About this RNA:
The part of an RNA shown here (small-subunit ribosomal RNA, central domain) has 350 nucleotides and comes from a termite gut metagenome. It matches the Rfam family "Bacterial small subunit ribosomal RNA". Its mean pLDDT, the model's own confidence on a scale to 100, is 88. RNAcentral holds the full RNA, with entries from SILVA.
Context: one part of a larger RNA
RNA sequence: CUGGGCGUAAAGGGAGCGUAGGCGGGUUUGUAAGUUAGGGGUUUAAUGCAUGGGCUUAACCCAUGUCCGGCCUUUAAUACUGCAAGUCUUGAGUGUGGGAGAGGGCGAUGGAAUUCCAGGUGUAGCGGUGGAAUGCGUAGAUAUCUGGAAGAACACCAACAGCGAAGGCAGUCGCCUGGCCCGAUACUGACGCUGAAGCUCGAAAGUCGGGGGAGCAAACAGGAUUAGAUACCCUGGUAGUCCCGACCGUAAACGAUGAACACUAGUUGCCGGGAGAGUCAAUCCUUUCGGUGACGAAGCUAACGCAUUAAGUGUUCCGCCUGGGGAGUACGCCCGCAAGGGUGAAACUC
Numbered sequence: 001c002u003g004g005g006c007g008u009a010a011a012g013g014g015a016g017c018g019u020a021g022g023c024g025g026g027u028u029u030g031u032a033a034g035u036u037a038g039g040g041g042u043u044u045a046a047u048g049c050a051u052g053g054g055c056u057u058a059a060c061c062c063a064u065g066u067c068c069g070g071c072c073u074u075u076a077a078u079a080c081u082g083c084a085a086g087u088c089u090u091g092a093g094u095g096u097g098g099g100a101g102a103g104g105g106c107g108a109u110g111g112a113a114u115u116c117c118a119g120g121u122g123u124a125g126c127g128g129u130g131g132a133a134u135g136c137g138u139a140g141a142u143a144u145c146u147g148g149a150a151g152a153a154c155a156c157c158a159a160c161a162g163c164g165a166a167g168g169c170a171g172u173c174g175c176c177u178g179g180c181c182c183g184a185u186a187c188u189g190a191c192g193c194u195g196a197a198g199c200u201c202g203a204a205a206g207u208c209g210g211g212g213g214a215g216c217a218a219a220c221a222g223g224a225u226u227a228g229a230u231a232c233c234c235u236g237g238u239a240g241u242c243c244c245g246a247c248c249g250u251a252a253a254c255g256a257u258g259a260a261c262a263c264u265a266g267u268u269g270c271c272g273g274g275a276g277a278g279u280c281a282a283u284c285c286u287u288u289c290g291g292u293g294a295c296g297a298a299g300c301u302a303a304c305g306c307a308u309u310a311a312g313u314g315u316u317c318c319g320c321c322u323g324g325g326g327a328g329u330a331c332g333c334c335c336g337c338a339a340g341g342g343u344g345a346a347a348c349u350c
Base pairs, nucleotide, nucleotide: 004321005320006319007304008303012318014201015200016199017198021194022193023192025088026087027086028085029084030083031082033081034080035077036076037075038074039073040072041071042070043069048066049065050064051063052062053061054060091191092188093187094186095185096183097182098181099180103177104176105175106174107173108172109171110154114150115149116148117147118146119145120144121143125136126135162169163168206247207246208245209244210243211242215241216240220236221235222234223233258317259316260315261314262313263312266295267294268293269292270291271290272289273288274287275286276285299306300305323350324349325348332343333342334341335340
């Protein structure tokens, strides 16, 4: 390379936008590049194959034909693909009327709890554990009441719920703002899908500068436990956790399942719309779009399981895999302030 694969065996890029490229709806006309058929030219050494011939035979050698084709040219065909022009509305999009939502950004604001400060009451303990001790407390703690300050997170509602491309998003209110769904209809007329590069976003930890610091808490210290205990338990406690700005760019970034489209039994729950029936009030029933769960037919699967939210049946495009270790290491290059990240081997060995 071919072939085969990627939920769990090796393998889906963390996610999106999008360049090139690849692929692409119905119909009409033209063209004839691809395509198909015929003719001509050229090339086709040897080998191979067929026939014939030469060494007494064979091997070997010679001749002719053939072979696998390639390129050029010419004539013709026009189904499909391409190209050009036209047209259509179902793909895609726009307008219009409604709708739900922890989607994002900024600002304001609320109560509970915690800690601290001041004061009152009050007295000998508190705290902590398996049991203790370190620790705190007669300089008055713990408990309780009043007042104040600070920072962080938002109990109940809460869901098997919702929103977002992913990461992720939750007190309340306001402003700005993205996407989505439904209904009826008008418009544009294939404007589409995917997407190497590239760009953007990207939990936590970590980094830089400036703030902030209640609680929690790596490191660290002490007390225990233990043979030891650089741990698990306890008392403390600094970075950090929080805010603003700038980096980092990773993850079991998981549905371990790339994106898009079409098709292929059903049953049942929830969420957001629409329509209809009824006693039109609640509510319930029927039906239909979109989402999110559970269970299951066919089918698939090594099995587990998946099953209209496919891991079924197909098409398009991208990414990725090719025995284990060595190793996501070394080297080189790129990125980063650093930590490190990206790309990514080999020897050797089983």